The part of an RNA shown here (large-subunit ribosomal RNA, domain IV) has 325 nucleotides and comes from a bioreactor sludge metagenome.

[in-house]
Context: one part of a larger RNA
RNA sequence: CUCUCGUUAAGGAACUAGGCAAACGAGCCCCGUAACUUUGGAAGAAGGGGCGCCCCGCAAGGGGCCGCAGCGAAGCAGCCCAGGCGACUGUUUACCAAAAACACAGGUCUCUGCUAAGACGAAAGUCGAUGUAUAGGGGCUGACGCCUGCCCAAUGCCAGUCCAUUAAGCGGAGAUGUCAGGAGCAAUCUGAAGCAUUGAAGUGAAGUGCUGGUGAAUGGCGGCCGUAACUCUAACGGUCCUAAGGUAGCGAAAUUCCUUGUCGGCUAAAUACCGACCCGCAUGAAAGGCGUAACGACUUGGGCACUGUCUCAACGAGAAGCUCG
Numbered sequence: 001c002u003c004u005c006g007u008u009a010a011g012g013a014a015c016u017a018g019g020c021a022a023a024c025g026a027g028c029c030c031c032g033u034a035a036c037u038u039u040g041g042a043a044g045a046a047g048g049g050g051c052g053c054c055c056c057g058c059a060a061g062g063g064g065c066c067g068c069a070g071c072g073a074a075g076c077a078g079c080c081c082a083g084g085c086g087a088c089u090g091u092u093u094a095c096c097a098a099a100a101a102c103a104c105a106g107g108u109c110u111c112u113g114c115u116a117a118g119a120c121g122a123a124a125g126u127c128g129a130u131g132u133a134u135a136g137g138g139g140c141u142g143a144c145g146c147c148u149g150c151c152c153a154a155u156g157c158c159a160g161u162c163c164a165u166u167a168a169g170c171g172g173a174g175a176u177g178u179c180a181g182g183a184g185c186a187a188u189c190u191g192a193a194g195c196a197u198u199g200a201a202g203u204g205a206a207g208u209g210c211u212g213g214u215g216a217a218u219g220g221c222g223g224c225c226g227u228a229a230c231u232c233u234a235a236c237g238g239u240c241c242u243a244a245g246g247u248a249g250c251g252a253a254a255u256u257c258c259u260u261g262u263c264g265g266c267u268a269a270a271u272a273c274c275g276a277c278c279c280g281c282a283u284g285a286a287a288g289g290c291g292u293a294a295c296g297a298c299u300u301g302g303g304c305a306c307u308g309u310c311u312c313a314a315c316g317a318g319a320a321g322c323u324c325g
């Protein structure tokens, strides 16, 4: 020097990405306890006081004693304020991630009438279920509160279907080959039936076209120009396009490029944080929107207390190592 501990003047987060680590606090009794709230909570909120032993006494109470110290050791919550996300208890990457991810109760859509749908299985069969739509499968969302807008043109799904299109099959007009016979001196021509090879029209389902429906289905939710008696802005008007042009709410946000946006607050000083504004590069309503008490080894900012984190280091104990023996 390294490791594990202990103590420290004055200061007290000046350390640092960040109070990481350490320290503070801690038990029991009494007093006392805010916002907010789903009235259960928040809450052990916070913040105060007490705590041993002996004697008298039923108790209440009174008197006395010792120490630096009476929860005398061990063990044993630090607290508060304000945001984000997720309602909550749970679950997870056995061995780098415990979370805002998964699950969840609740919501909703859809399938399924029982030999159910669905799943496993060449099959037999089994699960579903010794259940029966208040049941079972699948998808999305995710307590609760207030809500969940417009578009069915595209894609999907559902329903319908006169008509159009369409396979095999059915159908068999016709054609071809062969050949008895016939004609011819011959080459050759013609050629019925049969057999064989082909083969038109016609007929022909679902599907598709077509007609409707459907968004808590996949998804989508505009541009340009002008206009008010300072200016600015535009309630208003014009025009183009679309299936329809983003409603409520929220908004520099876990989303904002420009950006350290602008204003206010916190600080001596803040690209952080909180509250506003809205010019939303590129928010937005079950890939849910916005709130929300309680909860969280989550995450961001601030404060009190406390401290060797630091100014700035020192001393001590033990262990390893090193040197000598």
Stems, first nucleotide, its partner, number of pairs: 002319007010311002014309001019306001027051005036041001038143001052065005066070001078304007085296002090102002106141007118127003144291004149221003154218002156214005163209003169203002174198005181190003222240005249283001250280001261277005